[in-house]
Model confidence (mean pLDDT): 78 of 100.
Predicted 3D model of a 174-nucleotide RNA (glmS glucosamine-6-phosphate activated ribozyme aptamer) from Ammoniphilus sp. CFH 90114.
The source organism's lineage runs through Bacteria, Bacilli, Caryophanales, Paenibacillaceae and Ammoniphilus.
Rfam family: glmS glucosamine-6-phosphate activated ribozyme aptamer. It is annotated as a riboswitch. Rfam links the family to the GO terms regulation of gene expression and catalytic activity.
RNA sequence: GAUUUACUUAAAGCGCCAGGACUAUUCCACCUGAAUCGGAACUUAGGGGUUUAGUUGACGAGGAGGAGGUUUAUCGAUGUUUUCGGCGGAUGCCUCCCGGUUACGGUCAGUACCGAAAGUGGACCAACAAAACAAAGGGGUGACUCUUUGAACAAAAGGUGCACAUGACCAUGG
Numbered sequence: 001g002a003u004u005u006a007c008u009u010a011a012a013g014c015g016c017c018a019g020g021a022c023u024a025u026u027c028c029a030c031c032u033g034a035a036u037c038g039g040a041a042c043u044u045a046g047g048g049g050u051u052u053a054g055u056u057g058a059c060g061a062g063g064a065g066g067a068g069g070u071u072u073a074u075c076g077a078u079g080u081u082u083u084c085g086g087c088g089g090a091u092g093c094c095u096c097c098c099g100g101u102u103a104c105g106g107u108c109a110g111u112a113c114c115g116a117a118a119g120u121g122g123a124c125c126a127a128c129a130a131a132a133c134a135a136a137g138g139g140g141u142g143a144c145u146c147u148u149u150g151a152a153c154a155a156a157a158g159g160u161g162c163a164c165a166u167g168a169c170c171a172u173g174g
């Protein structure tokens, strides 16, 4: 230093990088040009190929009853070149289970929903961000990267109202 095993910690636009792109580097005279009176050889600039390494590869908001399954798992910002592509994971989704909401109370069944919210539909109102950007500083040959400061800008969320909305039994409670 590598591999294997075990344990612990950390995360969900989270983690990783064999494609690609970019940077440096090794070699090649393959293309164009230069130099040379001309040619060849040699040299050389750019391009191309190649070697070895490095860099990049999702900006926040939001999201967890349990089990199993599944993969392109919510919302917008930025940018248009790669936030491309690939792999893994993930609170999404589906099924079942548990508990609950579903036009006054309780029970049973049915429908649609909810996991601190909760029947269906639509209307109106509506808060909060980070990157990007600019400036300054640090690291690196470079591609790039880290920190600080500044002024901002979202959507889903959420709130209010309206309309519509099963059956049976008990009870006369609301």
Stems, first nucleotide, its partner, number of pairs: 014088004019084001020056005027049002030047005059076003065097006098115004105170005119164003123160003133150007